[in-house]
RNA sequence: GCGGCUAUGGUGUAGUGGUAGCACUAGAGGUUGUGGACCUCCCAGCAGCGGUUCGAAACCGCUUAGCCGCC
Numbered sequence: 001g002c003g004g005c006u007a008u009g010g011u012g013u014a015g016u017g018g019u020a021g022c023a024c025u026a027g028a029g030g031u032u033g034u035g036g037a038c039c040u041c042c043c044a045g046c047a048g049c050g051g052u053u054c055g056a057a058a059c060c061g062c063u064u065a066g067c068c069g070c071c
Base pairs, nucleotide, nucleotide: 001070002069003068004067005066006065007064010024011023012022013021018054027041028040029039030038047063048062049061050060051059
């Protein structure tokens, strides 16, 4: 330098163009003599920019970061 793959709450992971979901963690409450376990509620997320579209996490381009391969 070229090609491929990946990027979604604090963590892990779904989401085949039409309300971003689940689990754990964190917070509040219930339960308990206290704690754990359990139950209820709740905070928090689409790597960035642009394009396509009535509508993009999903399609296209570029960029950034990580990984792999070629040279």